[in-house]
RNA sequence: GGAGUCGGCCCGACAGUCGCUCCGGCGCUUGCGCCGGGGAGGAAAGUCCGGGCUCCAUAGGGCAGAGCGCCAGGUAACGCCUGGGGGGCGUGAGCCCACGGAAAGUGCAGCAGAAAGUAAACCGCCUAAGCGGCUCAGCCGCCGGUAAGGGUGAAAUGGUGCGGUAAGAGCGCACCGCGCAGCUGGCAACAGUCUGCGGCGAUGGUAAACCCCGCUCGGAGCAAGACCAAAUAGGAACCCAAUGGCGCGGCCCGCGCUGGGUUCGGGUAGGUCGCUCGAGGUGCGCGGCGACGCGCAUCCCAGAUGAAUGACUGUCCUCGACAGAACCCGGCUUACAGGCCGACUCCGACU
Numbered sequence: 001g002g003a004g005u006c007g008g009c010c011c012g013a014c015a016g017u018c019g020c021u022c023c024g025g026c027g028c029u030u031g032c033g034c035c036g037g038g039g040a041g042g043a044a045a046g047u048c049c050g051g052g053c054u055c056c057a058u059a060g061g062g063c064a065g066a067g068c069g070c071c072a073g074g075u076a077a078c079g080c081c082u083g084g085g086g087g088g089c090g091u092g093a094g095c096c097c098a099c100g101g102a103a104a105g106u107g108c109a110g111c112a113g114a115a116a117g118u119a120a121a122c123c124g125c126c127u128a129a130g131c132g133g134c135u136c137a138g139c140c141g142c143c144g145g146u147a148a149g150g151g152u153g154a155a156a157u158g159g160u161g162c163g164g165u166a167a168g169a170g171c172g173c174a175c176c177g178c179g180c181a182g183c184u185g186g187c188a189a190c191a192g193u194c195u196g197c198g199g200c201g202a203u204g205g206u207a208a209a210c211c212c213c214g215c216u217c218g219g220a221g222c223a224a225g226a227c228c229a230a231a232u233a234g235g236a237a238c239c240c241a242a243u244g245g246c247g248c249g250g251c252c253c254g255c256g257c258u259g260g261g262u263u264c265g266g267g268u269a270g271g272u273c274g275c276u277c278g279a280g281g282u283g284c285g286c287g288g289c290g291a292c293g294c295g296c297a298u299c300c301c302a303g304a305u306g307a308a309u310g311a312c313u314g315u316c317c318u319c320g321a322c323a324g325a326a327c328c329c330g331g332c333u334u335a336c337a338g339g340c341c342g343a344c345u346c347c348g349a350c351u
């Protein structure tokens, strides 16, 4: 100097004039006026997970169903996050993983190839034993042996070497691989130039195929729900009835209640609460590899309801992308212009 990787932060700013909305205070003609303070995001988005909260409701067990799937932690909890193990990618910093089980069972894999799972002989190799032919050479044919070599394929029944054999083959041996047992380290997943045994179908792949195993799981949702006011018709008809009916996402048991269902018709759609002090933010210290936890101090930071922050003027420069709360919070995912800070890796040059 160049090229990368990871983490964090900002998300136009300032001033003036008018306008909007919430809270507190004062005044008051309850209409409003004045003063003070606050007023969209890092994703507010998607509605994908997890909860808080409200109701069913007194709320238990099972089946089905759903989710997750290495180990250990964090958290209110999670399908999230952190650290580690294993596998894969990268020279590397780092990044990715839908990561339990194929020895419970079932299924699936085109073409090629002899053959794709208790297999198989296309080209080959051999001729020991037996038969025939003949040019008397396993040369040809039958019978027999074989899977080391070649071919096909993504993958062909462990690999390399030596011995052995008629020719071969773990047939035997050595090493590697695999399986089992032990030992060592680690909480564990796992690891090991460790030790021993075994020639070894641990017979391939696939479970993001069905399945098996382990763990977890009530439902509905702020349009939840509570209260107030007002109005109407304390309406009508029909059906079931305690061995019944209703309630709890489906089913069963259990539990609770004592009425329930269908059709027609009528009234209301207003207001208040829920509604923002929180598993809250910030700073510092301590503990921890880390996620995070604890302690102290400090701060209050939107609550609209046909939906509030808009318009104008001036200045600055990094010239502004993606984009607007509707009960709240923790995550994940998606969109995104530009800028700042820190750490690490690789390449080149000079000293």
Base pairs, nucleotide, nucleotide: 001347002346003345004344005343006342007341008340009339010338012316013315014314015313016312017311018310020039021038022037023036024035025034026033027032041322045333046332048331049330050329051328052327053221054220055219056218060253061252062251063250065217066216067215068214069213070084071083072082073081074080085099086097087096088095089094100212101211105210106209107206108205122150123149124146125145126144130142131141132140133139158176159175160174161173162172163171177200178198179197180196181195182194183192184191185190225273226272227271228270235264236263237262238261239260240259244258245257246256247255280299281298282297283296284295285294286293287292317320
Molecule: Bacterial RNase P class A
Organism: Marinimicrobium agarilyticum DSM 16975